[in-house]
RNA sequence: GCAGCAUCUCAGGCGAUCGCAGGUUCGUCUCACGACGAGCCUGAGGAAAGUCCGGGCUCCGCAAGGCAGGAUGCCGGGUAACGCCCGGUGAGGGAAACCUCGAGGAAAGUGCCACAGAAAAUCAGACCGCCCGAGCCGCUUUGGCGCCUCGGGUAAGGGUGAAAAGGUGGGGUAAGAGCCCACCGCGCAGCCGGUAACGGUUGCGGCAAGGCAAACCCCAUCCGGAGCAAGGCCAUGUAGAGGGGCGUUCGAGGGCUGCCGGCCCGAGCCCCUGGGUAGGCUGCACGAGGCGUUCGGUAACGGACGUCCCAGAGGAAUGACCGCCAGCGUGCCGAGGGUGACCAAGGUACGCGACAGAACCCGGCUUACGAGAAGCUGCAACC
Numbered sequence: 001g002c003a004g005c006a007u008c009u010c011a012g013g014c015g016a017u018c019g020c021a022g023g024u025u026c027g028u029c030u031c032a033c034g035a036c037g038a039g040c041c042u043g044a045g046g047a048a049a050g051u052c053c054g055g056g057c058u059c060c061g062c063a064a065g066g067c068a069g070g071a072u073g074c075c076g077g078g079u080a081a082c083g084c085c086c087g088g089u090g091a092g093g094g095a096a097a098c099c100u101c102g103a104g105g106a107a108a109g110u111g112c113c114a115c116a117g118a119a120a121a122u123c124a125g126a127c128c129g130c131c132c133g134a135g136c137c138g139c140u141u142u143g144g145c146g147c148c149u150c151g152g153g154u155a156a157g158g159g160u161g162a163a164a165a166g167g168u169g170g171g172g173u174a175a176g177a178g179c180c181c182a183c184c185g186c187g188c189a190g191c192c193g194g195u196a197a198c199g200g201u202u203g204c205g206g207c208a209a210g211g212c213a214a215a216c217c218c219c220a221u222c223c224g225g226a227g228c229a230a231g232g233c234c235a236u237g238u239a240g241a242g243g244g245g246c247g248u249u250c251g252a253g254g255g256c257u258g259c260c261g262g263c264c265c266g267a268g269c270c271c272c273u274g275g276g277u278a279g280g281c282u283g284c285a286c287g288a289g290g291c292g293u294u295c296g297g298u299a300a301c302g303g304a305c306g307u308c309c310c311a312g313a314g315g316a317a318u319g320a321c322c323g324c325c326a327g328c329g330u331g332c333c334g335a336g337g338g339u340g341a342c343c344a345a346g347g348u349a350c351g352c353g354a355c356a357g358a359a360c361c362c363g364g365c366u367u368a369c370g371a372g373a374a375g376c377u378g379c380a381a382c383c
Stems, first nucleotide, its partner, number of pairs: 001379005007373004012325004017320002020043010045355001049366002052364005057227004065260003069223005074088005089103001090101004104218002109216002111212003127158002129154007137146003166184006185207001186205008231282004241273006253265004289308008327352007336343002
């Protein structure tokens, strides 16, 4: 220098002027509510976004339970909680730094396995091939050899397929075959290490159980519903009137927030005509809070101490412009260096500065996006 890996930080700064939103102090007016004016303070983000997951908060429901439904799924830890995070195990990828995970169960049951292929799943399966026997025919150097047909053996070889019922090698055999043996794999048991996932090792078993659970399903764990338009307070209207229907133990109607058994309230309820309305305050920002130091922990994170107060709201304020400084790019000038091509401190002019806007509040994830820093891996060149 190039290619990559992984982590963290920032989100231009200062000042002036004019605005906007919230708060506060003072002044004037007012009986008061309040209005106006002046000053001061504060005023978006790392994602405020998507609204995907988890919680706080609120109301409704809830004796206990069952059914249905949903989510998660190696192990340990963190947390208010999680589908998040951290550390590990196993498997996979990469030359490496490092990264990824649809990682419970297929000997509970059901189902599926297209096309191709003879055969696609539970004592499998003979298409070609190989081997044995019999028959007929042909050839013959009479030893046999070959074609065809039939009966049987064979899963080693070929072929099909994503997958063909352990693999490699040897023995064995008519040819073959875990038929036998060694190693590997698989299963079971013991021992050792580890909290565990799991790893190691020894022995036994010739091997019986192919794949798919993001097919149904089974197992384990968790989940009541709805959401700030939640909810609370104040206030207004639905008044009064006319008509009709059903009902009061022969129970209208209603509640039980997915459903059920079951439980409860219960004398009014429904329809039509007509009449008629208005919003305000709160919830609402002191919080699983930020920052710093320190202690514990590999880490996620937790404890202690100190310090700070930091938007708020309603269809929605957080902006505009100027100056200076800083950053980057381009052009020009250029101290100086070099034999030279050229390099270059600095100056100057112009331009540029991403993604994006809180709406009850937090923790995550995902997506969008500019710049910088230290670290690690590999390659090349030079010393």
This is a predicted structure of a 383-nucleotide RNA (Bacterial RNase P class A) from a Polyangiaceae bacterium. A source record names the gene rnpB. The RNAcentral record of the sequence draws on ENA. Model confidence (mean pLDDT): 75 of 100.